Predicted 3D model of a 102-nucleotide RNA (Purine riboswitch aptamer) from Alkalibacillus salilacus. Its Rfam family is "Purine riboswitch aptamer". The family has 133 seed sequences and 4,097 matches in Rfam 15.1. Rfam describes the family as follows. Riboswitches are metabolite binding domains within certain messenger RNAs that serve as precision sensors for their corresponding targets. Allosteric rearrangement of mRNA structure is mediated by ligand binding, and this results in modulation of gene expression. A class of riboswitches that selectively recognises guanine and becomes saturated at concentrations as low as 5 nM. In Bacillus subtilis, this mRNA motif is located on at least five separate transcriptional units that together encode 17 genes that are mostly involved in purine transport and purine nucleotide biosynthesis. It has also been shown that some members of this family are specific for adenine instead. Hence this family are termed purine riboswitches. The organism belongs to Alkalibacillus, within Bacteria. The coordinates come from a structure-prediction model, not an experiment, and the mean pLDDT is 79.
[in-house]
RNA sequence: AUAUAAUUUAACCGUUGCUUUCAUAUAGACUUACGAAUAUGGCGUAAGUGUUUCUACCGAGUUGCCUUAAACAACUGGACUAUGAAGGUGGGUUGUUCUGUA
Numbered sequence: 001a002u003a004u005a006a007u008u009u010a011a012c013c014g015u016u017g018c019u020u021u022c023a024u025a026u027a028g029a030c031u032u033a034c035g036a037a038u039a040u041g042g043c044g045u046a047a048g049u050g051u052u053u054c055u056a057c058c059g060a061g062u063u064g065c066c067u068u069a070a071a072c073a074a075c076u077g078g079a080c081u082a083u084g085a086a087g088g089u090g091g092g093u094u095g096u097u098c099u100g101u102a
Stems, first nucleotide, its partner, number of pairs: 002102004009095005017089009026056001029049007041066002050057001058078001060076005
């Protein structure tokens, strides 16, 4: 001095991976049918509505209510998915620092 590997650091390129937060959607909601339980009970199946929207549409707890009948109600907490924004990290190129090998 050159090549290569790794490392430090700066700039540029790309947004395509992962991840965090926020926002929007949807209220993890509602409707219908059939079946099921009965105060130690209050559930299951299917279909539909809902989103500039794919998917999902459950689970846990508390309280009330229903005096044995066919109907539940209110509240609290916990996601996933889609899209957008901001951030972190990963990628490529060039230069640079330390080190190893030839």